[in-house]
RNA sequence: GAUAAGGGCAAACCCCCGGCGACGGGGCGACGCAAAGCUGCGGGUCUGAUGAACAGUCAGACAGCCGGGCUGCCGAA
Numbered sequence: 001g002a003u004a005a006g007g008g009c010a011a012a013c014c015c016c017c018g019g020c021g022a023c024g025g026g027g028c029g030a031c032g033c034a035a036a037g038c039u040g041c042g043g044g045u046c047u048g049a050u051g052a053a054c055a056g057u058c059a060g061a062c063a064g065c066c067g068g069g070c071u072g073c074c075g076a077a
Stems, first nucleotide, its partner, number of pairs: 001074001008033002014027005031064001037070003041067003044062007
């Protein structure tokens, strides 16, 4: 980060499985993505427990919410 090249990933819905749940895994399928590769470090959102509480605390989830860290393909201006 371009009307480039070769490609890559795969939202939602639906089906199956796991989980109290957020959600995760597999299949189908493509909304999109120049890191939509990896990473729970910071913020944020969501779930469970406690609680009068939408406070606080504890445990968890989301990387396609944002920032950060690590890594990767190509090469016009």
Molecule: c-di-GMP-I riboswitch aptamer
Organism: soil metagenome